Small-subunit ribosomal RNA, 3' major domain from a metagenome, 476 nucleotides, folded computationally. The full RNA is in RNAcentral, with records from SILVA. Its mean pLDDT, the model's own confidence on a scale to 100, is 82.

[in-house]
Context: one part of a larger RNA
RNA sequence: UGACGGGGGCCCGCACAAGCGGUGGAGCAUGUGGUUCAAUUCGACACACGCGAAGAACCUUACCUGGGCUCGAACGGCUCACGAAAGCGCCUGGAAACAGGUGUUUCCCGCAAGGGACGGGAGUCGAGGUGCUGCAUGGCUGUCGUCAGCUCGUGUCGUGAGAUGUUGGGUUAAGUCCCGCAACGAGCGCAACCCUUGCCCUGUGUUGCCACUCCGAAAGGAAGCACUCUCAGGGGACCGCCAGCGAUAAGUUGGAGGAAGGUGGGGAUGACGUCAAGUCAGCAUGGCCUUUAUGUCCAGGGCUACACACGUGCUACAAUGGCCGGUACAAAGCGUUCCUAAGCCGCGAGGUGGAGGCAAUCGCAAAAAGCCGGUCUCAGUUCGGAUUGCAGGCUGCAACUCGCCUGCAUGAAGCCGGAAUCGCUAGUAAUGCAAGAUCAGAACGCUUGCGUGAAUACGUUCCCGGGCCUUGUACA
Numbered sequence: 001u002g003a004c005g006g007g008g009g010c011c012c013g014c015a016c017a018a019g020c021g022g023u024g025g026a027g028c029a030u031g032u033g034g035u036u037c038a039a040u041u042c043g044a045c046a047c048a049c050g051c052g053a054a055g056a057a058c059c060u061u062a063c064c065u066g067g068g069c070u071c072g073a074a075c076g077g078c079u080c081a082c083g084a085a086a087g088c089g090c091c092u093g094g095a096a097a098c099a100g101g102u103g104u105u106u107c108c109c110g111c112a113a114g115g116g117a118c119g120g121g122a123g124u125c126g127a128g129g130u131g132c133u134g135c136a137u138g139g140c141u142g143u144c145g146u147c148a149g150c151u152c153g154u155g156u157c158g159u160g161a162g163a164u165g166u167u168g169g170g171u172u173a174a175g176u177c178c179c180g181c182a183a184c185g186a187g188c189g190c191a192a193c194c195c196u197u198g199c200c201c202u203g204u205g206u207u208g209c210c211a212c213u214c215c216g217a218a219a220g221g222a223a224g225c226a227c228u229c230u231c232a233g234g235g236g237a238c239c240g241c242c243a244g245c246g247a248u249a250a251g252u253u254g255g256a257g258g259a260a261g262g263u264g265g266g267g268a269u270g271a272c273g274u275c276a277a278g279u280c281a282g283c284a285u286g287g288c289c290u291u292u293a294u295g296u297c298c299a300g301g302g303c304u305a306c307a308c309a310c311g312u313g314c315u316a317c318a319a320u321g322g323c324c325g326g327u328a329c330a331a332a333g334c335g336u337u338c339c340u341a342a343g344c345c346g347c348g349a350g351g352u353g354g355a356g357g358c359a360a361u362c363g364c365a366a367a368a369a370g371c372c373g374g375u376c377u378c379a380g381u382u383c384g385g386a387u388u389g390c391a392g393g394c395u396g397c398a399a400c401u402c403g404c405c406u407g408c409a410u411g412a413a414g415c416c417g418g419a420a421u422c423g424c425u426a427g428u429a430a431u432g433c434a435a436g437a438u439c440a441g442a443a444c445g446c447u448u449g450c451g452u453g454a455a456u457a458c459g460u461u462c463c464c465g466g467g468c469c470u471u472g473u474a475c476a
Stems, first nucleotide, its partner, number of pairs: 001476002003473003007470007015460002019424005026315008034306002042052002063301007075126006082119002086105008107116003128290002131288003137284002139279003142275001144273001149188006155164003168179003194267004199235005205229001208225002213222003238261001241255005317417001321376007333364003338357002343352003383414001388409007430452007
């Protein structure tokens, strides 16, 4: 100087407390461990476990079994001989890859010799490797932590390691600011500048809007651009104003005005560093290993196994509910290999159909919870839907292993969950629906959007993590 303490002081954070809803019990989905297997590819382990994977039937695919190839599936250089390049077929074996055979057509320059591009063949120098090492690395990422810290120059003090500054008194979300001070300044962080949302103004009016006039049953059209809205620009909030407190400071408490008040809400943004943290399987890359195989092609299988254990979710156990009928209101997105309307067929998944739409124009599209009315009356039930049987639909070369959906039948466990444990402080939790990425098909996952919309916080003794000062130390 640090680190540590079941030392002290001060202070933060859904850290506890106060509340609300869960997990842990059930069924299913999904990931992991374990076990099994020819293989169940690999990585990730407090910060792994709906993670890499924004989507494993083939492909993907890295694994296994079997069958093939060896200048090789792709690419570059050189040498040799050959052939227009190359295209279109056909036959045999085969699961295909592949192997063997065969038909047909015929480039450019040059008189020619020859040359050129290109192709397969022989050979050679490179190839190839999701093989190993993340403890050789780059890059990127997680974590402490959006915590308020981490340092430097000059000066001063100390023999020195170092100290000071950065400590102290206040204050703040903040090393934020004020005051003081052997320090004076500065840098990386904080904040602001960026995006979004909340109010207003100006401009802009089509595909958007509809107050007035006309037409129309309505939607809407004509007309119009007021209003809503669109997307550009600007204004607006700064403790600016008033009062109290305070050192007359920084600031803080209350009030006015205001759409908004003290960082207005949300996002992006992650200092010096820590964990030899993670990734050689995104990519790049040193070294090592491999070269008729650890490369490469193909078919089938596997990644989907199942006594069991754990994580994350979904659906429930019901009456604040289930079912039936009627009826209302979104936002954000996506669409040409695409979205697909009306109509018709089907109980339905879906089929048919083909208008319109490269989209503020058309479509996906119905929003759902909600509201109104009816029914069920506390039961393993009109709760719950697992499982299984049968019959169908869709995508796709192909749904057996191993997809999703529909109808009929079946109707399991489950009556609110032990010890323990998680999230959340407001348009939040809880709850309801919608869309998108990936994608032929395949979400209970993920990422967004909107609707309905709470309870509680006395307080900082305790648990966890962190910051500053100080003290002890046989630790570095």